The prediction has a mean pLDDT of 78. A computed fold for a 119-nucleotide RNA from a Gammaproteobacteria bacterium, annotated as c-di-GMP-I riboswitch aptamer. The sequence was found by an Rfam model in a public genome assembly. Lineage of the source: Bacteria > Pseudomonadati > Pseudomonadota > Gammaproteobacteria.

């Protein structure tokens, strides 16, 4: 010194939820709390990953009958036809997807630094 990690020995962090707070949101931050943690320090400008979005772009859908599913029903998916700009019709809503941005280190994997000492 590097692995390793004990029913050690000192200590150290703090999930859930709660009460303030900051944020448009994931989420931060303080305190109260402990599920847990041998790095549950750090590092998001190393890589996967999941989350979230005021604002942006992109086309779809928004009615109305039908048939297959699935459901106790309501209903909901899928596919077919039709109607529809003289509209409720859009300065609306939804969900999807791009893109930017952001958030998590207590999702993995990586980097980096430490505290103790039985096998």
């Nucleotide at each position: 010194u590097c692995c390793c990690g004990a029913c050690a020995a000192a200590g150290g962090c703090a999930a859930a939820c709660c009460a303030g707070u900051c944020g448009u949101c994931a989420g931060g931050c303080u305190g109260g709390g402990a599920c847990g943690c041998a790095a549950a320090g750090c590092c998001a400008a190393g890589g996967g990953g999941u989350c979230a979005u005021c604002a942006g772009g992109u086309g779809c859908u928004c009615c109305c009958g039908g048939a297959u599913u699935a459901u106790u029903a309501u209903u909901g998916a899928u596919c077919c036809g039709g109607a529809g700009u003289c509209g409720u019709a859009g300065u609306g809503a939804g969900a999807a997807c791009c893109a930017a941005u952001g958030a998590c280190a207590g999702c993995c994997c990586g980097g980096u630094u430490a505290c103790c000492g039985a096998a």